[in-house]
Context: one part of a larger RNA
RNA sequence: CCCGCCAAAGGACGGAAAGACCCCGUGCACCUUUACUAUAGCUUUACAGUGAUUCAUGACUUAGCUUGCCCAGGAUAGGUGGGAGGCUUUGAAGCCGGACUCUCGGGUUCGGUGGAGCCAACCUUGGGAUACCACCCCUGUUAUGUUGUGGAUCUAACCUCGAGCCGUGAAUCCGGCUCAGGGACACUGUAUGGUGGGUAGUUUGACUGGGGCGGUCGCCUCCCAAAAUGUAACGGAGGCGCGCGAAGCUCGGCUCAGGCUGUUUGGAAAUCAGCCGUAGAGCGCAAUGGUAUAAGCCGGGCUGACUGCGAGACUGACAAGUCGAGCAGGUGCGAAAGCAGGUCAUAGUGAUCCGGCGGUUCCGAAUGGAAGGGCCGUCGCUCAACGGAUAAAAGGUACGCCGGGGAUAACAGGCUGAUCUGGGCCAAGAGUUCAUAUCGACGCCCGGGUUUGGCACCUCGAUGUCGGCUCAUCGCAUCCUGGGGGUGAAGAAGCUCCCAAGGGUUAGGCUGUUCGCCUAUUAAAGCGGUACGCGAGCUGGGUUCAGAACGUCGCGAGACAGUUCGGUCCUUAUCCUUGGUGGG
Numbered sequence: 001c002c003c004g005c006c007a008a009a010g011g012a013c014g015g016a017a018a019g020a021c022c023c024c025g026u027g028c029a030c031c032u033u034u035a036c037u038a039u040a041g042c043u044u045u046a047c048a049g050u051g052a053u054u055c056a057u058g059a060c061u062u063a064g065c066u067u068g069c070c071c072a073g074g075a076u077a078g079g080u081g082g083g084a085g086g087c088u089u090u091g092a093a094g095c096c097g098g099a100c101u102c103u104c105g106g107g108u109u110c111g112g113u114g115g116a117g118c119c120a121a122c123c124u125u126g127g128g129a130u131a132c133c134a135c136c137c138c139u140g141u142u143a144u145g146u147u148g149u150g151g152a153u154c155u156a157a158c159c160u161c162g163a164g165c166c167g168u169g170a171a172u173c174c175g176g177c178u179c180a181g182g183g184a185c186a187c188u189g190u191a192u193g194g195u196g197g198g199u200a201g202u203u204u205g206a207c208u209g210g211g212g213c214g215g216u217c218g219c220c221u222c223c224c225a226a227a228a229u230g231u232a233a234c235g236g237a238g239g240c241g242c243g244c245g246a247a248g249c250u251c252g253g254c255u256c257a258g259g260c261u262g263u264u265u266g267g268a269a270a271u272c273a274g275c276c277g278u279a280g281a282g283c284g285c286a287a288u289g290g291u292a293u294a295a296g297c298c299g300g301g302c303u304g305a306c307u308g309c310g311a312g313a314c315u316g317a318c319a320a321g322u323c324g325a326g327c328a329g330g331u332g333c334g335a336a337a338g339c340a341g342g343u344c345a346u347a348g349u350g351a352u353c354c355g356g357c358g359g360u361u362c363c364g365a366a367u368g369g370a371a372g373g374g375c376c377g378u379c380g381c382u383c384a385a386c387g388g389a390u391a392a393a394a395g396g397u398a399c400g401c402c403g404g405g406g407a408u409a410a411c412a413g414g415c416u417g418a419u420c421u422g423g424g425c426c427a428a429g430a431g432u433u434c435a436u437a438u439c440g441a442c443g444c445c446c447g448g449g450u451u452u453g454g455c456a457c458c459u460c461g462a463u464g465u466c467g468g469c470u471c472a473u474c475g476c477a478u479c480c481u482g483g484g485g486g487u488g489a490a491g492a493a494g495c496u497c498c499c500a501a502g503g504g505u506u507a508g509g510c511u512g513u514u515c516g517c518c519u520a521u522u523a524a525a526g527c528g529g530u531a532c533g534c535g536a537g538c539u540g541g542g543u544u545c546a547g548a549a550c551g552u553c554g555c556g557a558g559a560c561a562g563u564u565c566g567g568u569c570c571u572u573a574u575c576c577u578u579g580g581u582g583g584g
Base pairs, nucleotide, nucleotide: 001584002583003582004581005580006579007578008577010576011575012574014571015570022405023404024403025402027401028400029397030396031395032394035202036201037200038199039198041195042194043193045191046190047189048188049187051154052153053152054151055150056149057148058147059146060145062143063142064141065140068137078136079135080134081133082132085119086118087117094113095112096111097110098109099108100107101106158182159181160180162179163178164177165176166175167174205217206216207215214234218240219239220238221237222236223235241386242284243343244342248302249301250300251299252298253297254296256280258276259275260274261273262272282291283290285348287346288345289344306329307328308327309326312323313322314321318387331340332339333338354380355379356378357377358376359375360374362373363372412459413457414455415454416453418452420448421447422446423445424444425443429439430438466541467539468538469537471533472530473529474528475527476526479504480503481502482499483498484497485496486495487494506520507519508518509517510516547565548564549563550562551560552559553558
């Protein structure tokens, strides 16, 4: 060096399982509820199956009776029409008694007595006879009928898981019959209001230096923005979701802020006078641009804060958005030229559908209408997640599942090195004096890559995660042992610095602990790297599934870097590697 055999497991980001954690999907399932919408069930009411009698009380029809009072006027005149007569021994006036009504004056009616009259046209009135007849209105009452409500009673529907007999021989079923009890209730059907996680179908946004929590989501102004336009970030600053019938149009006029000087109360600043004053003022509200020939301030007259259009442009993926001379009609101001289709400009907002209102020379299912629609005008959205999925929607999952992602988190690695750690520079100061024996503020400069982070680059068709055990190996910024310098080194013991990695670096108690504290020793009980070395070597106490409990939170399902008890650790070694052994 080659080939075997036995053995060990450091590597082949070993094998196994399209990661269970995490995120994503307008994925799924199950669970919850004061999410939404339905619905079983329960319940309300009406009607039907559903009948009889009676009482009370409402409504209506029919019939009889009754009621009706401003003033003038014999007086309590409902309206209209007919009407010259009507009632009366079938009992008139008057008198007595009762009832009803009442505007307290009377009116209506019944019974008794009585025994022959009573009333009407006359005069007043807008309206003339309840003298008589008919119809109608209002009020009240009686009766009949229908119907509503309530109470009571009944029996024949209906009910009986009460009894007896029969089918029937065994039968507490079923059916029939006879009793008994209940009874138009109960019950059932249809319609309807309520309730209704009992059940069902679903929803429960996006951005995001992972996700969640927080914040944000449309529009305007400035910076970023790199001298056209445009331009991102969870970059830096602010505003808007209106206001105004004058704060609009036009004609005419005026000039501000501030400063200096002067001047009663009167001042830094009130009002006044003079001078200076390009704008520093003002312009309803943010900012920017603009602006004194004013767009600012004041006054006069007005309503163009018009109707029908619109050449041509700006801007935008589109849809939207913006500017606009000019023409026609009619209007305001101005002597006129002219100006005026809101506001100095840029925010003050919402597509479509659906529906309301006003108008209309439009359509109108044979025709005429109508219904309904179109067109013009206008109204109803914090549809604010603001290009608006529906008229209408929240949560849990550690019982979970699927599809994906290293497009994206937790471990490890990588980059970075704020933080951390080590060193250096300067030297104010401490050190009785004296910066530098020792310590060293305020600052500055490096190294390292052990902390906490940032980033999200390999890995989510899997790179097993804390601690312990076992076995280590390396660095030196050295804990001991060795050599040396300084000392605020007398000696001894120290402090500090330099060199040095050969070897060494204990055993216990508590805790899952690393760490730490404690006990007893020791020459010393070093600090780090090695996937916070090492689970195809062990463990499995912790963390991190399914069970259960406490505290807390939540209405709840459930949840908690809160606690607590419990909880399956697979792999026969192909290659490299390593140890032993045999042959050549």